[in-house]
RNA sequence: CGGGGUGUGGCGCAGUUGGUAGCGCGUUACGUUCGGGACGUAGAGGUCGCAGGUUCGAGUCUUGUCACCCCGA
Numbered sequence: 001c002g003g004g005g006u007g008u009g010g011c012g013c014a015g016u017u018g019g020u021a022g023c024g025c026g027u028u029a030c031g032u033u034c035g036g037g038a039c040g041u042a043g044a045g046g047u048c049g050c051a052g053g054u055u056c057g058a059g060u061c062u063u064g065u066c067a068c069c070c071c072g073a
Base pairs, nucleotide, nucleotide: 001072002071003070004069005068006067007066010025011024012023013022019056027043028042029041030040031039049065050064051063052062053061
């Protein structure tokens, strides 16, 4: 330098044909317990790496760019 892949709540991941973002773990409160763990109930927490474009509407299409990984030179 060229090609490919990944980037989504604290962590690990899903999101099939574009239609208002979900699961597990964790976490907070409450219940249960003498207490803890385990279990149960409820809740908080992300605008989807960043910046544009297309569209009534984008995590999903598209352009550029950044980080990491792989292949080639």